[in-house]
RNA sequence: CUUAUCAAGAAAGGUUGAGGGAACAGGCCCGGUGAUACCUUGGCAACCACUCCAUUUUAGGAACAGGUGCUAAAUCCUGCCCAAAUAAAAAAGGGAAAGAUAAG
Numbered sequence: 001c002u003u004a005u006c007a008a009g010a011a012a013g014g015u016u017g018a019g020g021g022a023a024c025a026g027g028c029c030c031g032g033u034g035a036u037a038c039c040u041u042g043g044c045a046a047c048c049a050c051u052c053c054a055u056u057u058u059a060g061g062a063a064c065a066g067g068u069g070c071u072a073a074a075u076c077c078u079g080c081c082c083a084a085a086u087a088a089a090a091a092a093g094g095g096a097a098a099g100a101u102a103a104g
Stems, first nucleotide, its partner, number of pairs: 001104006011041005019030003024079004042071003047067002051062003075098001080095003
């Protein structure tokens, strides 16, 4: 950079010791009943690989011991555009941007 997905799912322990939820802003939350980081063990999921089923092939289904990933809240919510509504706003919808993960 390209493609796909992102409303579901899944926790304990050890060390550390005050911040954290990607960045900025606004909100809202989590946190000495222990944030964060690292480690251990477990778990979830099924992107890749493997195996099986189906199929002309692909798409599909199952399974998962391997490679990743994830394990508070929708990617915590909003920010830009569209639509709709209103006296004006807010909430709810669609898309974009940004981000995360996987594969190439």